RNA sequence: GAUGCAGACUGUUCUAUCGCUCCGUAUUUAUUUGCGGGGAGGAAAGUCCGGGCAGUGCAGAGCGUCACACUUCCUAACUGGAAGAUACCUGCAAGGGUAUAGCAAUGCAACAGAAAACAACCGCCACAAUUUAUUGUGGUAAGGGCGAAAAGGUGGGGUAAGAGCCUACCAGUGUUGUGGUAACAUAACAGCUGUGUACCUUGUGAGCUGCAAGACCAUGUAAACCGGCGCUAUAGGAUUGCUCGUCCAAUGCCGGAGGGUAGGUUGCUAGAUUUCGUGAGUGAUUGCGAAACAAGACAAAUGAUAGAAAUCCCUUAUGGGAAACAGAACCCGGCUUAUAGGUCUGCUAUCUUA
Numbered sequence: 001g002a003u004g005c006a007g008a009c010u011g012u013u014c015u016a017u018c019g020c021u022c023c024g025u026a027u028u029u030a031u032u033u034g035c036g037g038g039g040a041g042g043a044a045a046g047u048c049c050g051g052g053c054a055g056u057g058c059a060g061a062g063c064g065u066c067a068c069a070c071u072u073c074c075u076a077a078c079u080g081g082a083a084g085a086u087a088c089c090u091g092c093a094a095g096g097g098u099a100u101a102g103c104a105a106u107g108c109a110a111c112a113g114a115a116a117a118c119a120a121c122c123g124c125c126a127c128a129a130u131u132u133a134u135u136g137u138g139g140u141a142a143g144g145g146c147g148a149a150a151a152g153g154u155g156g157g158g159u160a161a162g163a164g165c166c167u168a169c170c171a172g173u174g175u176u177g178u179g180g181u182a183a184c185a186u187a188a189c190a191g192c193u194g195u196g197u198a199c200c201u202u203g204u205g206a207g208c209u210g211c212a213a214g215a216c217c218a219u220g221u222a223a224a225c226c227g228g229c230g231c232u233a234u235a236g237g238a239u240u241g242c243u244c245g246u247c248c249a250a251u252g253c254c255g256g257a258g259g260g261u262a263g264g265u266u267g268c269u270a271g272a273u274u275u276c277g278u279g280a281g282u283g284a285u286u287g288c289g290a291a292a293c294a295a296g297a298c299a300a301a302u303g304a305u306a307g308a309a310a311u312c313c314c315u316u317a318u319g320g321g322a323a324a325c326a327g328a329a330c331c332c333g334g335c336u337u338a339u340a341g342g343u344c345u346g347c348u349a350u351c352u353u354a
Stems, first nucleotide, its partner, number of pairs: 001351003004347007012309007020039007041325001045336002048334005053210004060244004065206005070084005085100006101201002106198004121144002123140007152170006171193002173190007214266004225256005236248003273292008311322004
């Protein structure tokens, strides 16, 4: 110097004219007219998680269903985040990625195979018989076959042939010591040794619905008509499903046909908020202090035009051209997806040069 890896920020600025909208203040018959202060993001997207908030009268319980599952910490909480452990995959490397409760009980592992855990088809060994090439009895699990997986692995000794039968080195498991908050690591000893899986087991958690939740005001009609059930708690109801329980319930409930209205106010933005300083912590984050108030629309505002500046590209110059993904709707914390260009920090990264 180039190329990479990891992390973070930004993603236009100013002036003028006109227009829209919210708040404050004064004014007016009147949002009528002035003045002042604000006005779409890093993801506002997806609607995938978690909550705040609201409703569900008193009252639930059991079953079911769903989710999570290495360790420690953070947080209001989470299937989120931070730091770490082990195993495996990947890149020359800095790095990147996936997985992680259990198998005691109950099941399952098709087909193939002797056999999927009470195993012996071929083979090997011993004995006997015998038609000399076969049969029978016994032993064996080292070799072969089948299979995704076959009774820890490799070398040696030993044996009739073999086998953790013995031994050395490994793997797993167990006990003890040391280190660590822990997951785990490490050393010694022990001959103890089958794998995977789930609609199974264990532990933890979850009531439900959702701003089209709710609350209030105004206007208006048909408390009418038809049918069914019901008025002894027996219809029906009490906000996932089922069962039980408890309670409410009589001009009640379900359905048909028909009539009226669908307008306004609120919820609605002062918060698990933001910024700065300082302390603690590897970090996520957090304590203390000070300061600040950053859209609240409702068929839907947050803009248009002109000029200059800044960024990038091309051009000898004048100059010309370009600018991504994208638009709030109760709010907040995460995750995921999209993204032109620019800036900063770190890396014992790779290559080249001096």

A computed fold for a 354-nucleotide RNA from a Bacteroidia bacterium, annotated as Bacterial RNase P class A.
It matches the Rfam family "Bacterial RNase P class A". From the family's description: Ribonuclease P (RNase P) is a ubiquitous endoribonuclease, found in archaea, bacteria and eukarya as well as chloroplasts and mitochondria. It is annotated as a ribozyme.
It is recorded under the gene name rnpB.
Of the family's consensus pairs, 97% are formed in the model.
Its mean pLDDT, the model's own confidence on a scale to 100, is 77.